RNA sequence: UGGGAUGGUCAGGCGAUCGCGUGCCGCUUAGGCGGCCCGAGGAACGUCCGGGCUCCACAGAACAGGGUGGUGGGUAACGCCCACUCGGGGUGACCCGCAGGCUAGUGCCACAGAAAGUAAACCGCCAGGCUCGUCCUGGUAAGGGUGAAAGGGUGGUGUAAGAGACCACCAGUGCCCCGGGUGACCGGGGCAGCUAGGUAAACCCCACCCGGAGCAAGGUCAGACAGAUUGCGUUUGAGGGCUGUUCGCCCAAGCAAUCGGGUGGACCGCUAGAGGCUGUCGGCAACGGCAGUCGUAGAUAGAUGAUCGCCACCGCACUGCGGUACAGAACCCGGCGUAUCGGCCAUCCCAUUCA
Repeated sequence: UGGGAUGGUCAGGCGAUCGCGUGCCGCUUAGGCGGCCCGAGGAACGUCCGGGCUCCACAGAACAGGGUGGUGGGUAACGCCCACUCGGGGUGACCCGCAGGCUAGUGCCACAGAAAGUAAACCGCCAGGCUCGUCCUGGUAAGGGUGAAAGGGUGGUGUAAGAGACCACCAGUGCCCCGGGUGACCGGGGCAGCUAGGUAAACCCCACCCGGAGCAAGGUCAGACAGAUUGCGUUUGAGGGCUGUUCGCCCAAGCAAUCGGGUGGACCGCUAGAGGCUGUCGGCAACGGCAGUCGUAGAUAGAUGAUCGCCACCGCACUGCGGUACAGAACCCGGCGUAUCGGCCAUCCCAUUCA
């Protein structure tokens, strides 16, 4: 200098005018007006996963159903994150993995092919036979052919021809021993000719996890309206309160369900939370402990916008024009996924050149 890998970060700035929403203050009055403060994001998005919170259900346990799937750790929890192992890709920095079990059982494997699994024999090779042929019987799996896939590979011994039939080396698998590691697993040695197809995002098996619905949850107040039916009840006590439960005590004449009718207003929930930032300590890291510091939307059919000027960046072009993304809160938080004009920073890799 050129090309690349990983991680992080910004999301145009300033000013003026007008407009919108919450809050506070003031004035008016019950309808508003004026002033001041504050007012979207890295993804607020998709709603895919996990949790908080709320209501309902619930003794425990099990079945069904769903989910997760190498190991160790982190976390409130997770299908997330970190570290490592194994497998795969890249010259490399580094990246990717839906990574338990087909020797528990069952199923499936199109077309082609002789045969798709307790293997088999179309051509070929070899032996034998006769009626000598495009023949029959047997042996064989080395060679050819089919396929995504055909029961290890190379060389030799052996044989009628052959074959792990046997031998040497190599590859794999299983078992045993030794060593390392918390573990997945790794390294070394020995034994066994053991070489047994694939598929579990097929049923299934194994281990672990999971109650349901969601802020239109749920609660309070005000206003409006028309009741009907059924069930259980009023000394044989429904229902409610106290209570973890039973028992017990107190209140007690209504209570529950369905249909119909009415309203569709206000308030709480509601924004300080597993919160952000800085420092320090522990840890390889994710993350955690401690200390200090910061105040930062809360609407309800939904506010957060528009115009102008100057500057910044980019393009066309020559001092003018155009452009500056993706997208917008709706109870809150942790993730994942997806979208995104254009920059900036840090570390590392490869190639080339110079000293």
Predicted 3D model of a 355-nucleotide RNA (Bacterial RNase P class A) from Glutamicibacter sp. PS. Its Rfam family is "Bacterial RNase P class A". Rfam's curators write: Ribonuclease P (RNase P) is a ubiquitous endoribonuclease, found in archaea, bacteria and eukarya as well as chloroplasts and mitochondria. Its family is annotated with tRNA processing, dimeric ribonuclease P complex and ribonuclease P activity in the Gene Ontology. A source record names the gene rnpB. NCBI's taxonomy places the organism under Bacteria, Bacillati, Actinomycetota, Micrococcaceae, Glutamicibacter. The prediction has a mean pLDDT of 75.